[in-house]
RNA sequence: AGAGUUUGAUCAUGGCUCAGAUUGAACGCUGGCGGCGUGCCUAACACAUGCAAGUCGAGCGGUAACGGGUGUAGCAAUACAUGCUGACGAGCGGCGGACGGGUGAGCAAUAUUUGGGAAUCUGCCUAUUAGUGGGGGACAACCCGGGGAAACUCGGGCUAAUACCGCAUACGCUCUACGGAGGAAAGCCGGGGACCGCAAGGCCUGGCGCUAAUAGAUGAGCCCAAAUCGGAUUAGCUAGUUGGUGAGGUAAAGGCUCACCAAGGCGACGAUCCGUAGCUGGUCUGAGAGGACGACCAGCCACACCGGAACUGAGACACGGUCCGGACUCCUACGGGAGGCAGCAGUGGGGAAUAUUGGACAAUGGGCGAAAGCCUGAUGGAGCGACACCGCGUGAAGGAUGAAGCCUUUGUUGGUGUAAACUUCUUUUCUCUGGGAAGAUAAUGACGGUACCAGAGGAAUAAGGGGCGGCAAACUUCGUGCCAGCAGCCGCGGUAAUACGAAGGCCCCAAGCGUUAUCCGGAAUUACUGGGCGUAAAGCGUCUGUAGGUGGUCUGGAAAGUUUCAAGUGAAAGGUCAGGGCUUAACCCUGUACUUGCUUGGAAAACUAUCAGACUUGAGUGCGGGAGAGGCAAGCAGAACUGUAUGAGUAGGGGUGCAAUCCGUUGAUACAUACAAGAAUACCAAAAGCGAAGGCAGCUUGCUGGAACGCUACUGACACUGAGAGACGAAAGCGUGGGGAGCAAAAGGGAUUAGAUACCCCUGUAGUCCACGCCCUAAACGAUGGAUGCUAAAUGUCGGCGCAAGCCGGUGUUUCAAGCUAACGCAUUAAGCAUCCCGCCUGAGGAGUACGGCCGCAAGGUUAAAACUCAAAUGAAUAGACGGGGACCCGCACAAGCAGUGGAUCAUGUGGUUUAAUUCGACACUAAACGAGGAACCUCACCUAGGCUUGACAUUGAUAGAAUUUGCUGGAAACAGCGAAGUGCCUGCAAGGGAACUUGAAAACAGGCGCUGCAUGGUUGUCGUCAGCUCGUGCCUUGAGGUGUUCGGUUAAGUCCGUUAACGAGCGCAACCCAUGUCGUUAGUUAUUAUGUCUAACGAGACUGCUCGAGUUAAUCGAGAGGAAGGUGUGGAUGACGUCAAAUCAGCAUGGCCCUUAUGCCUAGGGCUACACACAUGAUACAAUGGUCGGUACAAAGGGUUGCCAAGUGGUAACACGGAGCCAAUCCCAGAAAGCCGAUCUCAGUCCAGAUUGAGGGCUGCAACUCGCCCUCAUGAAGUUGGAAUUGCUAGUAAUCGUGAAUCAGCUAUGUCACGGUGAAUCUGUUCCCGGGUCUUGUACUCACCGCCCGUCAAACCAUGGGAGGUGUGCGUACCUGAAGUCCUUCGAGUAAUACGGAGGCCCACGGUAAACACACUGACUGGGGUUAAGUCGUAACAAGGUA
Repeated sequence: AGAGUUUGAUCAUGGCUCAGAUUGAACGCUGGCGGCGUGCCUAACACAUGCAAGUCGAGCGGUAACGGGUGUAGCAAUACAUGCUGACGAGCGGCGGACGGGUGAGCAAUAUUUGGGAAUCUGCCUAUUAGUGGGGGACAACCCGGGGAAACUCGGGCUAAUACCGCAUACGCUCUACGGAGGAAAGCCGGGGACCGCAAGGCCUGGCGCUAAUAGAUGAGCCCAAAUCGGAUUAGCUAGUUGGUGAGGUAAAGGCUCACCAAGGCGACGAUCCGUAGCUGGUCUGAGAGGACGACCAGCCACACCGGAACUGAGACACGGUCCGGACUCCUACGGGAGGCAGCAGUGGGGAAUAUUGGACAAUGGGCGAAAGCCUGAUGGAGCGACACCGCGUGAAGGAUGAAGCCUUUGUUGGUGUAAACUUCUUUUCUCUGGGAAGAUAAUGACGGUACCAGAGGAAUAAGGGGCGGCAAACUUCGUGCCAGCAGCCGCGGUAAUACGAAGGCCCCAAGCGUUAUCCGGAAUUACUGGGCGUAAAGCGUCUGUAGGUGGUCUGGAAAGUUUCAAGUGAAAGGUCAGGGCUUAACCCUGUACUUGCUUGGAAAACUAUCAGACUUGAGUGCGGGAGAGGCAAGCAGAACUGUAUGAGUAGGGGUGCAAUCCGUUGAUACAUACAAGAAUACCAAAAGCGAAGGCAGCUUGCUGGAACGCUACUGACACUGAGAGACGAAAGCGUGGGGAGCAAAAGGGAUUAGAUACCCCUGUAGUCCACGCCCUAAACGAUGGAUGCUAAAUGUCGGCGCAAGCCGGUGUUUCAAGCUAACGCAUUAAGCAUCCCGCCUGAGGAGUACGGCCGCAAGGUUAAAACUCAAAUGAAUAGACGGGGACCCGCACAAGCAGUGGAUCAUGUGGUUUAAUUCGACACUAAACGAGGAACCUCACCUAGGCUUGACAUUGAUAGAAUUUGCUGGAAACAGCGAAGUGCCUGCAAGGGAACUUGAAAACAGGCGCUGCAUGGUUGUCGUCAGCUCGUGCCUUGAGGUGUUCGGUUAAGUCCGUUAACGAGCGCAACCCAUGUCGUUAGUUAUUAUGUCUAACGAGACUGCUCGAGUUAAUCGAGAGGAAGGUGUGGAUGACGUCAAAUCAGCAUGGCCCUUAUGCCUAGGGCUACACACAUGAUACAAUGGUCGGUACAAAGGGUUGCCAAGUGGUAACACGGAGCCAAUCCCAGAAAGCCGAUCUCAGUCCAGAUUGAGGGCUGCAACUCGCCCUCAUGAAGUUGGAAUUGCUAGUAAUCGUGAAUCAGCUAUGUCACGGUGAAUCUGUUCCCGGGUCUUGUACUCACCGCCCGUCAAACCAUGGGAGGUGUGCGUACCUGAAGUCCUUCGAGUAAUACGGAGGCCCACGGUAAACACACUGACUGGGGUUAAGUCGUAACAAGGUA
C1' cells in the first nucleotide's frame, strides 16, 4: 500500500467481497511446562446450606456456660458452697452497622464531565479557650405469675450506670422589643508522700472521657454555564405553570410549600412526546480527523424481592435496620408467624458460554477497645479454565548404500530425504534426593518445604491445526461423474476435477490452529480534513419573499471573535519517553513530558462582527424617444369545413395496399346562389420577437406589467440568496351553467389476421370552446438552480444610440483558444477559473409503493419507509454480429433463353416399418448412385447354430521335431481320431551348434469394426478461388482500440493510380506449374510409299507493345491495326486468417475407459437384397426433328499374359469351337453412334413406349434357391410432356450421340471418372429473390436475430400491507377507595418529664372504575411483491423491432 467481481474487450460510476488489527468470547480438532492477568456479556430469574459487622467488663447491674482459686463434707474419688478471680451467655449503655463488598434495573438530566458560585452542615481527628458543681426518679436484666404450637407477649415486684430529668454556673453561643432573656456536662482507669476517713475512699497527680465555643482538615448538601444518543411518519408544550409580596419549612438559597396578585414561561439554535442508554478517566481501531465501545482497574451516580414511608443518627429515608401494601417461598397445633445472596462460595434455571460450598488474617487496610485482643468471603494466597498476553521445551552434531515402506513415472527413474537406522554428545523440561529464602523493623508466614540452589538418572515425558483454482504462500495420483459434495467473493462438480473425497508431496502458523460472532480499518462507500448532481443516483416546474447565511470603498472608536503572554485547574492509573526490579519478556516500580480542554488576568488591532462619520462604482429613482404573438377586456373581419333552402344536373360517390361498412334514383357526389352556426386565424413567418416559467399569432380600441438604449440630475449599500410561507403553473380530469361547426377517447360497424378487444376505413358520445370554481401534475428538458467577477477568436440576426468607425443590451452558429470532462462533449448564453446562498444524491429491485400526516368533491397529489431478493444494476465509448436501416459493387443470384426435375415405369440411396438379423456411419445448404471404384460364399462388422481358450496374428520360452506330401473314419464344416511317406541347408572329423519352419507346459501377453470425433493426430467438407486477413515502426486515444486497410478513380482482384500521419512488410490475388491452340529447330519406330499429318524434346510468340479517343500529362477504359491467339487467350492444379466442439476412433494412428472360456478366434447357414408407405438422385419414355429395315462415312482417349483374343467354323442369338498375333504408335478389345442415302409406318396407347410375366437357352463361378448377368421366342403395364414448387447451363458451353477405363471370377453400371462426334439460344440490364464484399447508421444482441426479452394465467415457497375482531403491555387524565407514616387540630388518661390512647384533617402507595392514546403479538379472508433449468397464451420493448 491494495486486490477480486458487471463487459467480447475498455474507461468510468457503483455496490458486494477479501487481505490487517481487536475481544470478558464461544465452537471443532489437538494439548508439555512456567510466569502474569482474567473469568454470568443471558434471567435486576428463584435460592437449600455455611460464612460476609461487630466490639467495649478501663460505662453498668450482674454470673447462664468454661477455666482457676478458696471454703465445707469426705481417707479418696467426688459432691456442695462461694463472682473471689481469669473471663463472660443474655441484658442496660457507648461507638460502629451511612465504610468496606455487589450490581447496572432505572435515569437523556434531581445524573455525568469541565469550569465557576454562595445561602450551609460536618461524628471520629488537629489546634486554641473555658468548664466538668450539686441533686432526683425510673426502666431492662433478675424474681413471681399469666397467655401462646411458635414467633413472641402481658401483669406485678427489686435494681445499676458514661441511660434519663431538673437545679446551679457560663462565654466567645442563640434569641431580643436592645431593657434583657435562654441554654451544658459523666464519669472511668493507673500511681501516690503528708493529711482526713472504720472501710470504701476523699485528696493530689497522670491518662482516657464529658460539656460549651472558635478555627482547621476531611466528608457532604445546594446553585450556575457549557458539553452529553436516535426519531419531525412526535410541532406545539405548560396551571405551582412563570414572576412578585408575605408567611411556613430546611443545615442551607429557592414555588420547596401555602395565601394573595400579575399572565407569564419553553419551542424550528428542536420544546413536548416516543425509543434506547448508567456517566467519566479511558479501551479498540485509524496516518490523522474520526468511528465504535464503557469488561477488568479508578472517580461519580443509582439500586438492594416490587412499591410507599418515615424513625434513629454527625451522616440513611439505610443491601445483611423498622413500619405498611403487593407478589413469591417456607413453618403452623389453622388461631398465627418467618424470609429477601445485584456480599463470598454454592444450587436450580436461562444460555453458545463464564470457576472452589478451599486455607489465612502472616502482610495492607477497616470497626471496636487504654491495651492485649476480637471481628473482617475487604484483602493477601491457593484451586479450576490455553480465556488473553509473555517466555521455554519437545533434542544437538555427524551420518548415502541416497535402505525399506509409501507416492509417482512409458521408462533408465523421480520424491519423501540427512529424514530414519547407526555413531557421538547435551540435560532446558522431567523423575528422585538434599539444602532452602526475601516478603518481617522484637514476635507472628496462609502462600509453602513454594521460588531458588546442589547432586544423581536417562533422549529420556512432550506436535498439532489449517491450507494448497484466483484473490493468496503452497501440486500430483486415484475415486466420484451437475451425484456425493465444496464455497469469504468470483465460482468448482455432467468420465481425464491442481476447486468434491482419499493418499503422497508441499505451504503457513505452532501449544496451539481453524471456524463463528463483534467493532474499527481498508471505505475518499456520508467526503471537516476529503465526494458529487448535462447523459451514471442527484437542480425544487417557475417566480416573489420571511427567518437565516453572505455582503462594496475610506476614516475613527471599542475589543466579542482572532493572535499572544502569565496564573489556576485538567485525580491516580493508562498511553509516550528515559531509567530501574523479577534469569528474559509479559508484568511491576520511579521520573519526565503530555493531558490538544476550561477559567481568570494582561497585551496587540491586520481581518470579521459592532458603534460613529463619510463616499459612489453595486442597487434604486427621475427625464427622453423607440421595439415587441407580454397580460386582461370589448368590438369587428375574411377564407375554409359543415348544415339548411333553392336552382341546375345524373348515376354514381366515398374510401383503401385491395376492399367493404357508409351516402345516393325519396336524386347523392360535383356546380351555382342565399342563409345559419361554431371553432381556428393561410400568406407575412424567420436560427425572428415577448414573457419568471407554463406559454403567447387575424384587425381595432381601452386598461396594464416588464425589459433595453440615451442623458447623468437624485438617494447613498438601500445588495445577493432564500428553510418555512405565498402566487402562477401545458394537457388531461372534476363541479355548475352555457355552447357544440370540425376533430375525436369510449362505443358500433367494415376490413386485416391463426386470433386482432389494435394499426387502416365508415360512423360516433364525453371532451375540445365560453363563464365561474377546483385539480397542481408532465421527457414542466438546455434532462444544466440563482447572483457576481474573470478567461482567445470568427461570423449571422433583433432593439436602441451614433455622421461614421463602432458601443450597449438580447438571440444564434463554429473541423473553435486555454481549460475542464469517464468519454460524449462544454467552451464569454461554460459543463472553464473563483466567491456566496439554496435544493438534491449515496448499489439494483421491492417503491415513489405500504402505513401515518397534510391537501382534494373525486381522480389523486405531497411527505415517505421496512421486511425480503440479487452481485450486480448503470453511463460513455470500442470491435464485431444483426436490421422487414441507407449507399456502392459482384456472382447463372435474378432477368432473357435452352434443357430438365416435380406426374409414369424402372434402377439406386435414405427414412419408416418389419425381422433372429435386416451390421455401422453420414441429416439444411455442406446426408440421401454418400463411405461402397462393384454384399451369391468371401467381403462382414449383424443373426442362428456348432466349436477353441496363451488363442487366427506378434515377442520371449523348458521340450520335441526338419519342412513337407498323403490315405481312411466321423462331421455341414471348423475340427477330432487312426495311419503312411520323408529327411534337406550352413558349420563341424565326430558329438554338437546355428538359420528358417512345425509342436509346445507355465506365464508375461495377444486380440476387440467394443465406447468416447465433445480427449486427439492426420485427412476432408463448407463459407469461397470470396478478396480478404495481418504484422513492424511511427502517429492518435486514459483505454479497449484506431490509423495503415479510409477517400476519389479503376480492376476479375487490398489489381493499379492519385490523395493521405503514415511508411513499409507478410499470408492471400496475380505470376511461376500442367494441358490446349500457331510457328520454328532437332530427332523419330511400331506411324507414313514419300512430303505433310503424327509422336517427342527444345524454343519463339501476347506485352495494352502500336494508333485514335476518353481520363487528373495517372491508373485504366472504349475503338482499331497487325496477329494462330487480344486485353488473366481457354481449361486445370493451386483454397489466406479463420468459422461450423461440421465429418471421420469403421481407412490409418492414438490418450482414457471397458471385455478376457469372451465384446476375442474358427466354421456352416442366414442377413445387409425384407415392403403398406414417404423422400432424394438417376435411367427410359410418352413419339414423325420420330420408330423400324437396308446400305454407307468419319473419332478421341484408354485397356490387355490368371490377359486382350484375330481370321475361320457352328448357333437366330447370347455364346461355343478355334487358335494366328500381341508384354503393344506394330496384335487384339474395336462394329463408333448420332450423321448421310433409300424404303416403310401416317397420329393411333400406335410398327410409340418398353415395365411385368411365361418358356427355352448361354456365361462366370465349389456354388446363381434366398440373390447374378446375357440371349431367343412370347407377353406388352403405366405413360399422350406432368400441380404447388424447383434444378443446371454464357460457347466448342447447354442439349444430343456414342466410346473407354477403374473396381471386377461374374454382376445389379441406368452409377462414377474420362474421351471424342454433332452443336445452339439468350444476356451490353441490376427494380426484385438468394449468397457475398466495402463504407455508413441504430442496437437493451456478443452462445452474437435460430439473439434478447415483457406481461397475464397455472404450480411451489418466502417476507409483507389491509382486515370483522381478539390478547397483552405502556402512559397520562378524571373519579372512587385510602394502609403505613410525617405534619396539623382536638379530647382523654397518665408521667418527674416524655412516651401513650381516642376522634378528625392534609398529602399519599397498592387497588378499582371510565373514556381515550400509543405499542407489540395474533386473525377467517384478501391485495400486491419477491424467488424458483426446461408449464400455458401471445410478442409489448431492443434494428425504422416491422404502427418510431
Molecule: small-subunit ribosomal RNA
Organism: uncultured bacterium